[in-house]
Context: one part of a larger RNA
């Protein structure tokens, strides 16, 4: 020094930290969605139109129903974006996995910003929808309709990609500039403002490019575990061609061809292990170590594979195999907590089936807003750090009582009562927060720029908007009241005498103590050390 456990104790408070075993298996609920400003349909309600019925205070009320709005508002659908972030393990991995420090003239990079140029004009289908049908169910099929920023041609090409062709510069596919020669390749709309309207105007998206920023991919030096009681290993193995494939390079894959690579400066095998940044000792060099936090990796019931996309071979997406668990009508379905909680099992041993999106972050959206077990608190635990208190001053002739005693004392002891006071902690009442303002809401206002408003870019003024939490913090009151243990005392090591026991019953880290006077063993009395702990056991230096 601990992520600690155990035993005896246990007052508060802050911040941290809590399954180191069974990557053991899991009941329940939640953890990833969002957009109506991309589409079309439906139902709700609400208003207005219309027609019918019942009551009947004849001009109102409810019942049913057909259209049209408002798209207020609900749940599917196509379709976008997002589920590739954030979350959790540490199985596996001794590897370019990780550190570092370079390389890509061998590559990608959605959202994002700056720049250039555009957003023209057609089709076809298809879910929802209704119609039949088949299943226990999970779904399924089959027919008929229909939208889109969903799918497909086309046209145009500043641009960009291959191919040819010229010149420079350069380090393999790199820049630069020239003719401008052949192919190929674009798109989509929506919303506000004004206006009868056309149109104008703005706001946003959506293509091609060119460059950025960010995140990545490959690929090298160098560097960090045992075991030589592991000595030889290797046929896509080493190279080369000529093809595939990849966003790239590459024996990555494939066909030939050659026989090579590697190896004691440890090559193959084996057993361990996520790696650093740190922790931790330690004067330091050096040992250990990798848990919380932060980077990188690796995984996701076991295995194995691709699809969608900018990005996955994808934790809460498909598919196949397997073990397991679950529902079945026995045909065939469903699943996957190494996300937060919880549970059973394992273990010496590791927590609430809490509470909010108010704060910071993300996803979605133009915004309102949604979503968010990410995070923000709270809950349990003396598991750890750090702080506070359990009172303070005065107070003998030294009460009383314990224990000792040579009976004289001599100790517990200013301790104690008692007297005077304090109010931290607590309990009680009463005030009462910052975290919240940059986005939302109104009100003024400036500015580009436009014929104007909306809209863009900015100020100011006020307003809402707190889970924690009526919680920190102040104030009042009450009252010494409610708050000490734990281990030690033979020598290492600080602290001694009684009295029980008699090699018994026990102690113990070593050495060693106990056999009739035991400072070592059990009690007391006394002391001694820490202190909300103290002591043990375990691992480390």
């Nucleotide at each position: 020094a601990c992520g600690a456990a155990c035993g005896c104790u246990g007052g508060c408070g802050g911040c941290g930290c809590g399954c180191u075993u069974a990557a053991g298996a899991c009941a329940u609920g939640c953890a990833a969605g969002u957009c109506g400003a991309a589409c079309g349909a439906g139902g709700u309600u609400c208003a207005c139109c219309g027609a019918g019925g019942a009551g009947c205070u004849u001009g109102c009320u409810c019942c049913a129903u057909g259209g049209u709005g408002a798209c207020a508002c609900c749940g599917a659908g196509u379709g976008g974006c997002g589920g590739a972030c954030g979350g959790g393990u540490g199985a596996g991995u001794a590897a370019c996995a990780c550190g570092u420090g370079g390389g890509u003239a061998a590559c990608c990079u959605g959202c994002c910003c700056a720049g250039c140029a555009a957003u023209c004009g057609g089709g076809g289908a298809u879910a929802a929808c209704c119609c039949c049908g088949g299943g226990a169910a999970a779904c399924c099929g089959g027919g008929g309709c229909u939208a889109a920023u969903a799918c497909c041609g086309g046209a145009u090409a500043g641009g960009c990609a291959u191919c040819g062709u010229c010149g420079g510069c350069u380090c393999u596919g790199g820049c630069c500039g020239g003719a401008g020669g052949a192919u190929g390749c674009a798109a989509a709309g929506g919303g506000g403002g004004u206006g009868c309207a056309a149109g104008c105007c703005c706001c946003u998206g959506u293509u091609g490019u060119u460059g950025g920023a960010u995140g990545g991919g490959c690929c090298c030096g160098c560097g960090g575990g045992c075991c030589a009681u592991u000595a030889g290993c290797u046929u896509g193995u080493u190279g080369g061609u000529g093809g595939g494939g990849u966003a790239a390079c590459g024996g990555c894959c494939u066909a030939c061809c050659a026989a090579g690579g590697c190896g004691a400066c440890g090559a193959u095998g084996g057993c361990u292990a996520g790696c650093c940044g740190g922790u931790u000792u330690g004067a330091g060099a050096g040992g250990a170590u990798g848990g919380c936090c932060g980077g990188c990796c690796a995984c996701a019931c076991u295995g194995g594979g691709a699809c969608u996309g900018a990005g996955a071979c994808a934790c809460g997406g498909c598919c196949c195999a397997g073990a397991c668990u679950c529902c079945u009508a026995c045909g065939g379905g469903a699943g996957g907590c190494a996300g937060c909680a919880g549970u059973c099992g394992g273990g010496a041993a590791u927590c609430u089936u809490g509470g909010g999106c108010a704060a910071u972050g993300g996803g979605g959206g133009c915004a309102a807003c949604c979503c968010u077990g990410a995070c923000c608190c709270a809950g349990c635990g003396a598991c750890g750090c750090c702080g506070c208190g359990u009172g303070a001053g005065c107070g003998a002739c030294g009460a009383a009582g314990g224990c000792c005693u040579u009976c004289g004392g001599g100790u517990c002891g200013u301790a104690a009562a008692g007297c005077u006071c304090u109010g931290u902690c607590u309990u009680g009442a009463g005030g009462g927060a910052a975290g919240a303002a940059g986005g939302c809401c109104g009100a003024g206002u400036g500015g580009a720029g436009g014929c104007a408003a909306u809209g863009c870019c900015g100020c100011u003024c006020g307003g809402a908007u707190g889970a924690c939490g009526g919680u920190a913090c102040c104030u009042c009151a009450a009252g010494a009241g409610g708050a000490a243990g734990c281990c030690c005392c033979g020598g290492c090591u600080a602290a001694c005498u009684a009295c029980g026991u008699g090699c018994c019953a026990g102690c113990a880290g070593c050495c060693g103590c106990g056999g009739u006077a035991a400072u070592a063993c059990g009690u007391a009395g006394g002391g001694g050390g820490c202190g909300a702990g103290c002591g043990u056991u375990g691992u480390c230096c």

A computed fold for a 541-nucleotide part of an RNA from an uncultured bacterium, annotated as small-subunit ribosomal RNA, 5' domain. Rfam family: Bacterial small subunit ribosomal RNA. Its mean pLDDT, the model's own confidence on a scale to 100, is 84. RNAcentral holds the full RNA, with entries from ENA and SILVA.